This is a predicted complex of two RNAs, RNase P RNA and transfer RNA, with 456 nucleotides together.
RNA sequence: CAAGUAAAUCAGGUAAUCGCAGACUCGUAUUACGGGUUUGAGGAAAGUCCGAGCUCCACAGGGCAGAGUGCUGGGUAAUUCCCAGCGGGGGUGACCCCGGGAAAGUGCUACAGAAAAGGAAACAGCCAAAUUGGCAAUGGUGAAAAGGCCGGGUAAGAGCCUACCAGUUAUUGGGUAACCAAUAAGCUUAGCAAACCCCACUUGGAGCAAGACCAAGAAGGAAACAAUUAGUUGCCCGCUAUAGGUUUCCGGGUAGGUCGCUAUGAGGUAUUAAGGCAACUUAUGCCCCAGAUAGAUGAUUACCACACUGCAUAUUUUUAUUAAUCUCUAUUAAUAAGGAAUGUGCAGUGACAGAACUCGGCUUAUGAUUUACUUGCCGA
RNA sequence: GCGGGAAUAGCUCAGUUGGCAGAGCGUUGGCUUCCCAAGCCGAAGGCCGCGGGUUCAAACCCCGUUUCCCGCUCCA
Numbered sequence: 001c002a003a004g005u006a007a008a009u010c011a012g013g014u015a016a017u018c019g020c021a022g023a024c025u026c027g028u029a030u031u032a033c034g035g036g037u038u039u040g041a042g043g044a045a046a047g048u049c050c051g052a053g054c055u056c057c058a059c060a061g062g063g064c065a066g067a068g069u070g071c072u073g074g075g076u077a078a079u080u081c082c083c084a085g086c087g088g089g090g091g092u093g094a095c096c097c098c099g100g101g102a103a104a105g106u107g108c109u110a111c112a113g114a115a116a117a118g119g120a121a122a123c124a125g126c127c128a129a130a131u132u133g134g135c136a137a138u139g140g141u142g143a144a145a146a147g148g149c150c151g152g153g154u155a156a157g158a159g160c161c162u163a164c165c166a167g168u169u170a171u172u173g174g175g176u177a178a179c180c181a182a183u184a185a186g187c188u189u190a191g192c193a194a195a196c197c198c199c200a201c202u203u204g205g206a207g208c209a210a211g212a213c214c215a216a217g218a219a220g221g222a223a224a225c226a227a228u229u230a231g232u233u234g235c236c237c238g239c240u241a242u243a244g245g246u247u248u249c250c251g252g253g254u255a256g257g258u259c260g261c262u263a264u265g266a267g268g269u270a271u272u273a274a275g276g277c278a279a280c281u282u283a284u285g286c287c288c289c290a291g292a293u294a295g296a297u298g299a300u301u302a303c304c305a306c307a308c309u310g311c312a313u314a315u316u317u318u319u320a321u322u323a324a325u326c327u328c329u330a331u332u333a334a335u336a337a338g339g340a341a342u343g344u345g346c347a348g349u350g351a352c353a354g355a356a357c358u359c360g361g362c363u364u365a366u367g368a369u370u371u372a373c374u375u376g377c378c379g380a
Numbered sequence: 381g382c383g384g385g386a387a388u389a390g391c392u393c394a395g396u397u398g399g400c401a402g403a404g405c406g407u408u409g410g411c412u413u414c415c416c417a418a419g420c421c422g423a424a425g426g427c428c429g430c431g432g433g434u435u436c437a438a439a440c441c442c443c444g445u446u447u448c449c450c451g452c453u454c455c456a
Stems, first nucleotide, its partner, number of pairs: 001376010012304007020040008042352001046363002049361005054207004059238001061237004066203005071085005086099005100198002105196002107192003123139002125135004147165002151161002166188001168185007211259004220250006229241003252455002267287004272283004306350012318337008381452007390405004399436001407423005429445005
C1' cells in the first nucleotide's frame, strides 16, 4: 500500500423566528381564550419470525391427537435467543457453518452398470482337474459396489494372517458432561429422517380491534339440534350449568364517549465496586425520558463539523529532454507532460426511514467513523 | 392484529412421494389455394419471483426475503 475477518459507537451541532401535542400551574371566563415552566420517534420505530408481561374464557382438571425444540454445561422472566466448551466440515489464515437415532419398523436411491443391499450378485477377467468348479483381489459403470493401506500367503484370491489407521464393543484413567486417552477382542452393520417414524424435553385457547364501564337507540320473527346438549382448536373421560342453551336465515339498532394508554418498570444510566473465562448477577449513586385517535413531535434562515464529487492553486514526488559537474554510474538546475500524495480556496450533494399496550431477541434495509486481527507485496 | 392463497414460454394454465420442463393460443417457415381463412408438418422462444441450504440430483423439500390477492372483528 492492497485485499479480507470480527466487533463497537454515532445517526449531525449551535443560534434566531414562527408553528404543533401532553403534564403542571396562573389569569380571564356560564363555554371558550391567553400566559409561564417542562417533556416530546428509531437503531432498526420495519418484517410479524419467536418468547413473555397483561386481559378474558368455572375446569388455566386428566389423557390422546396435533405442534415445537434437538451435542454438553451455564445465563435469562422465558425462548427456536445469548455465552462457554465438545465433535464434524470449509478456508493459506484471521474466522465461518453444522449437530439425537438408519440393526425398532416401513419406504426411496432415476440413468448407467452384471448387480443398489442386515451378503445378494458376476460383464470383462484370474486359477484349476476345464462346457464343471473356485474367486470378489484387478478392470469397467456410478454420488455410492460391502473397512482402507504396506507386506506375507494362496492353484488364483479373500482380514486368510502381521503391522499401521478408521469404525464397533468391553475394561481402566481424566473431565460436572458432551467427550478424550490407553489396552484388548470379534473383523466391520451404503446413503437419505429439511422421508414417514422412534427417543428425550416442552406445550389450555384466544388475543389491546384482548377486555372493563357509561350514554343513546330499537323489534323482533322463523327453523334445526338434542341430555348422545352447552361449557374458547379437535376427540375421549371427569366436573359444572340447566328450560334454558347453541347454530343458521330474514329483519332492526348503533358506528358515540371514558378507561385500558404509560406516574415505578424483568426500567434507564455511571471511565463506580465485587463475583464470573464470558453471557450475566449483586451492591451503591443519579434520573423519570411521547401517549396521539384521521392520528402531535415540525418548518425557515445563518454559521460550523464530517464524508464524497468537480474546478483552481501551492509544495513534494515520477517520467522525458537540455545544460553543467563528473571516468561511467550518479548529482544539480531549467523546461514539458500527465499521474499520485498533502495543504488552501470555491461550488454541489449528503443514507435507511416514523411510535399506536409494553418489554427481551432474531431477520431485513442503510450513511459515517473507529478498534483489533489475518494474508500478500514493497521498503528499512 | 389474526387466518389463507399465488408467482412457470409473449398470454392463459398444467407439471408435487425429487430424476433431460409441457399443452393451448400467439409468432415464424413450408405444403395446399387465384388470394385469405381453415387444415397439415416443422421451428424459435424459459436464469420455474429472488437468495441461501439438504441431497448424487430441487420448479417440487427446509429457512429467509420481494410483490400481489382473499376473508374476519359491535349490540339485540